A computed fold for an 84-nucleotide RNA from a Pseudomonadota bacterium, annotated as transfer RNA. Model confidence (mean pLDDT): 81 of 100. The organism belongs to Pseudomonadota, within Bacteria. It matches the Rfam family "tRNA". By type it is a transfer RNA.
């Protein structure tokens, strides 16, 4: 230099091109106990006037709609070539 994989909350990770974060971790509140564990309930991307607004590594493109299709570009990793 070519190619090929891979990027999504705090962690792993879901999602036919149709409500993203589904299910676990982990966290935080409750409730139950004398008090604890246990378990069970609720919340957990970000702002926010609590109405709603934006958000799938970035910037276009396709499309009534794109995490997803295409094209470029950043980032990691894997493979290959080239080198005095």
């Nucleotide at each position: 230099g070519g190619c090929u994989c891979u990027g999504u909350g705090g962690c792993g990770g879901a999602a036919c091109g149709g409500u993203a974060g589904a299910c676990g971790c982990g966290g935080c509140g409750g409730a139950c106990u004398c008090a604890a564990a246990a378990u069970c309930c609720g919340c957990u991307c970000u702002c926010u006037u609590c109405g709603g607004a934006g958000g799938u590594g970035c910037c276009a493109g396709u499309u009534c709609g794109a995490g997803u299709c295409u094209g470029g570009c950043c980032a990691g990793a894997g493979c290959u070539a080239c080198c005095a």